[in-house]
Context: one part of a larger RNA
RNA sequence: CCCUCUUUAAGGAACUCGGCAAAAUUGCCCCGUAACUUCGGGAGAAGGGGUGCCUGAGAAGGUGAUAGCAAAUACUUGCUGUUGCGUCCUCGGGUCUCAGUAAACAGGCUCAAGCGACUGUUUAACAAAAACACAGGUCUCUGCAAAAUCGUGAAAAGAUGAUGUAUAGGGGCCGACGCUUGCCCGGUGCUGGAAGGUUAUAGGGAGGGGUUAGUGGACUUCGGUCCGCGAAGCUCUGAACUUAAGCCCCAGUGAACGGCGGCCGUAACUAUAACGGUCCUAAGGUAGCGAAAUACCUUGUCGGGUAAGUUCCGACGUGCAUGAAAAGCGUAACGACUUGAGCGCCGUCUCAAAGAGGGAUUCG
Numbered sequence: 001c002c003c004u005c006u007u008u009a010a011g012g013a014a015c016u017c018g019g020c021a022a023a024a025u026u027g028c029c030c031c032g033u034a035a036c037u038u039c040g041g042g043a044g045a046a047g048g049g050g051u052g053c054c055u056g057a058g059a060a061g062g063u064g065a066u067a068g069c070a071a072a073u074a075c076u077u078g079c080u081g082u083u084g085c086g087u088c089c090u091c092g093g094g095u096c097u098c099a100g101u102a103a104a105c106a107g108g109c110u111c112a113a114g115c116g117a118c119u120g121u122u123u124a125a126c127a128a129a130a131a132c133a134c135a136g137g138u139c140u141c142u143g144c145a146a147a148a149u150c151g152u153g154a155a156a157a158g159a160u161g162a163u164g165u166a167u168a169g170g171g172g173c174c175g176a177c178g179c180u181u182g183c184c185c186g187g188u189g190c191u192g193g194a195a196g197g198u199u200a201u202a203g204g205g206a207g208g209g210g211u212u213a214g215u216g217g218a219c220u221u222c223g224g225u226c227c228g229c230g231a232a233g234c235u236c237u238g239a240a241c242u243u244a245a246g247c248c249c250c251a252g253u254g255a256a257c258g259g260c261g262g263c264c265g266u267a268a269c270u271a272u273a274a275c276g277g278u279c280c281u282a283a284g285g286u287a288g289c290g291a292a293a294u295a296c297c298u299u300g301u302c303g304g305g306u307a308a309g310u311u312c313c314g315a316c317g318u319g320c321a322u323g324a325a326a327a328g329c330g331u332a333a334c335g336a337c338u339u340g341a342g343c344g345c346c347g348u349c350u351c352a353a354a355g356a357g358g359g360a361u362u363c364g
Base pairs, nucleotide, nucleotide: 001359002358003357004356005355006354007353008352010350011349014348019345027051028050029049030048031047036041038176052095053094054093055092056091057090058089060087062085063084064083065082066081067080068079069078070077071076096100108343109342110341111340112339113338114337115335116334120132121131136174137173138172139171140170141169142168148160149159150158177330178329179328180327182260183259184258187257188256189253190252191251192250193249196248197247198246202242203241207237208236209235210234211233214229215228216227217226218225219224261279262278263277264276265275288322289319300316301315302314303313304312
């Protein structure tokens, strides 16, 4: 010097990001116990008192011995009296210690707010949470050889779903419960529709090109050569027309993806604008909540708490950029969650000290 402990005057969070750590509380019995509440809870709420040993009295029930009586009379059972042992409870008296659950083991508590209803699950080895799950809500798919999924290079067989059958099974979103869930279908998606437009493939075959038996013309050394037209066949191509889903189109649909305005004026103080005008939109944010786990400006303003409060709580609303199942707002209970306040308590601190044990180091 390090580690693990013990104790400490006065103060008592002044420490610190933060009471981290430590201290404190702790068993059992009795009394007593608020707001709130889903009437179950909250609750061991909180807050008080008692607790050892000796002794006296009383009560309870247990277990023996013994006498009498009754029943039965073979064992035995019941009642009363006397007596023994041990247990437990109540009341009284006494007594010792600083201290009686004397050591050890054994809740600190309260108030308020946020989030998540809850018990549960998770990053084996830096995150346990407000994340995941959940009961419950809703939408959607699926009529059974189901949808969906596994399987395979591509298929298939086969399998799960399920020895289930729409009160079933799969998928999405929200997430107990209470009160609710507004407006927009223009875009995207999905569902439905079929008049018209467009359209693959297939059918169709007008027409066109190539080839040449033949034929017309020109030339000819009569052998033929060149030019034009050109049947059939073969071949290359090919318009009209007929023809599906889809798309265009027409509707519906938001607990589908999503979205939910601007400017100007106006009331007999001022201010503000119930009101009016105008532009744009598919429609212009409803109920709620709101400087919020969301607010830039911002330590917003006011109030509370403090001597003093960028945090906290209650309001206000001018919401940079809240808002209704990526749910909105509440909510008893619950939480090794987060935040603020208080009581108790303490070496966290003012401010450090002493001691014990174990290391390290040095010397022998």